[in-house]
RNA sequence: CCGUGCUAGGCGGGGAAUUAGCGGUGCCCUGUACUUGCAAUCCGCUCUAGCAAGGCCGAAUUCCCGACCGAGGGGUCUGGGGCUUCGGGGCCAGUACGCCGGCGUCCGGUGUCGAUGGUCAGGUCCCGCGCGGUGGACGCUCGUGAACCAGGUCAGAUCCGGGAGGAAGCAGCCUUAAGCGAAGCCGUCCAUGCGCCGUGGGGAAGCCUGGCCGGAGCCGGACGGCGGCGGGAACGCCCGAUACCCACCUCGACGCCGGGUGCACGG
Numbered sequence: 001c002c003g004u005g006c007u008a009g010g011c012g013g014g015g016a017a018u019u020a021g022c023g024g025u026g027c028c029c030u031g032u033a034c035u036u037g038c039a040a041u042c043c044g045c046u047c048u049a050g051c052a053a054g055g056c057c058g059a060a061u062u063c064c065c066g067a068c069c070g071a072g073g074g075g076u077c078u079g080g081g082g083c084u085u086c087g088g089g090g091c092c093a094g095u096a097c098g099c100c101g102g103c104g105u106c107c108g109g110u111g112u113c114g115a116u117g118g119u120c121a122g123g124u125c126c127c128g129c130g131c132g133g134u135g136g137a138c139g140c141u142c143g144u145g146a147a148c149c150a151g152g153u154c155a156g157a158u159c160c161g162g163g164a165g166g167a168a169g170c171a172g173c174c175u176u177a178a179g180c181g182a183a184g185c186c187g188u189c190c191a192u193g194c195g196c197c198g199u200g201g202g203g204a205a206g207c208c209u210g211g212c213c214g215g216a217g218c219c220g221g222a223c224g225g226c227g228g229c230g231g232g233a234a235c236g237c238c239c240g241a242u243a244c245c246c247a248c249c250u251c252g253a254c255g256c257c258g259g260g261u262g263c264a265c266g267g
Stems, first nucleotide, its partner, number of pairs: 001267006009057003012030004020046005034054005063260004068255001072251005080246003085241005094235002097230005103224008117213008125202006131195002133192007140184001141182004150175004158167003
């Protein structure tokens, strides 16, 4: 060094819980590595820590020790930090929201051909009167218009008269009254949610126009932060719970690294 046969030992491990402690059944994580019986109102042992029976491998890729890595679990007064969601509380000393006010920066418009402001006058506004318009009525103008109970003229006809002549008077024609109709220059009256009209008076503010004083800002938008007021409860805040992440502590599979470890016989 090789071969053969044995022994120690191995034939999963870990976490939490349970236990005086250990292991197992059960739960969970890894992973695949014999079988049967017992076992959570537990079963079996005693720091040599499952018990009982059977089977396989067998001194090394498999056993033992120690490191590294690290799945996963547990812990922290739910702990240190963070974050999500839920429930409850409470609310201006905060955030956000709504309203109001003012400050600053920038942009745009406008302004010494004179801003903001002040003052005077006028207008806009209200009332009275007047004027006009509009609507209506009446008058006026024109037309029409009376069988008889309007007028003028009255053919025919009638009456009176001796006669000359006279009288009443229908139809027709003309004119006109009452009435009817038409237009609108004109006149009068009435009315008026008509007036780039007049006149008188009133008039708090606003707006417009003009004169004067005065001498540089005024208006709008965007952004930023400031102050005040407000209240529903939305957030912050407080309490509790849930899931997740990080940190610390702890146990730790698989994997990987290093080291260690028998007996007998034969060649």